RNA sequence: CAGCGAGAAAGGCAAACACGUCGAAAGGCGUGGACGCAAAACCACGGGCCUGAAGCUCUACAUCCAGAGACAGGCAGCCGGGUUGCCGAA
Numbered sequence: 001c002a003g004c005g006a007g008a009a010a011g012g013c014a015a016a017c018a019c020g021u022c023g024a025a026a027g028g029c030g031u032g033g034a035c036g037c038a039a040a041a042c043c044a045c046g047g048g049c050c051u052g053a054a055g056c057u058c059u060a061c062a063u064c065c066a067g068a069g070a071c072a073g074g075c076a077g078c079c080g081g082g083u084u085g086c087c088g089a090a
Stems, first nucleotide, its partner, number of pairs: 004088002012037002017032006035077001041083003045080003048075005056069004
């Protein structure tokens, strides 16, 4: 340096759920809480999944409702990829 990851040490993060708050929603944030995590740190680049208030296109319809698409938003604790990083036995 690369790989690897202990019933190791130190330190760290925090699922569900509850409350508060923002959002149309998915979901985010804060506090509590710990299911888990060696990148459960960061980035929506590829795939995937979730949402659809307003606006756009198409289909259907007398209209409303509706369906599909584009588009927009979200998930980094779904997988891959990129960036950074603590400790250390075999």